[in-house]
The RNA shown here (transfer RNA) has 72 nucleotides and comes from a Planctomycetota bacterium. Its mean pLDDT, the model's own confidence on a scale to 100, is 82. Rfam family: tRNA. The family's RNA type in Rfam is transfer RNA.
RNA sequence: GCUGGAGUAGCUCAGCAGCAGAGCGUCGGAUUGCCAUUCCGAAGGCCGCGGGUGCGACUCCCGUCUCCAGCU
Numbered sequence: 001g002c003u004g005g006a007g008u009a010g011c012u013c014a015g016c017a018g019c020a021g022a023g024c025g026u027c028g029g030a031u032u033g034c035c036a037u038u039c040c041g042a043a044g045g046c047c048g049c050g051g052g053u054g055c056g057a058c059u060c061c062c063g064u065c066u067c068c069a070g071c072u
Base pairs, nucleotide, nucleotide: 001071002070003069004068005067006066007065010024011023012022013021018055026042027041028040029039030038048064049063050062051061052060
């Protein structure tokens, strides 16, 4: 330098055009003599960044940044 993959909640990941979700974690409550388990509830992300297409974009297209793998 070229090619491919990844970037979404604190962490691990889903969602691949139509209201952003799950598990774990955190906080509050119930249960318990206390803790753990279990159950109920809540907070937390405008989806790496900037443009474009489109009625509508996490999703498609272009550029760019970071990480991983391969080629040279």